Predicted 3D model of a 73-nucleotide RNA (transfer RNA) from a Bacilli bacterium.
RNA sequence: GCCGAAAUAGCUCAGUUGGUAGAGCAACUGUCUCGUAAUCAGUAGGUCGUAGGUUCGAUUCCUAUUUUCGGCA
Numbered sequence: 001g002c003c004g005a006a007a008u009a010g011c012u013c014a015g016u017u018g019g020u021a022g023a024g025c026a027a028c029u030g031u032c033u034c035g036u037a038a039u040c041a042g043u044a045g046g047u048c049g050u051a052g053g054u055u056c057g058a059u060u061c062c063u064a065u066u067u068u069c070g071g072c073a
Base pairs, nucleotide, nucleotide: 001072002071003070004069005068006067007066010025011024012023013022019056027043028042029041030040049065050064051063052062053061
């Protein structure tokens, strides 16, 4: 330099033939216990890497770009 993949909650990851995003762990509150942990119940936490475009509507489609990883040279 060329080709491909990935980026979503604090972490690990789902989710899409376009219709307002979820799980596990972690955190917090409550329950339970003499107390702690565990269990159980609940709560909060996300402008879906960034910027444009298409669309009534975009995490999803198109374009550019950033970072990371892999392959070729």
It matches the Rfam family "tRNA". About the family: Transfer RNA (tRNA) molecules are approximately 80 nucleotides in length.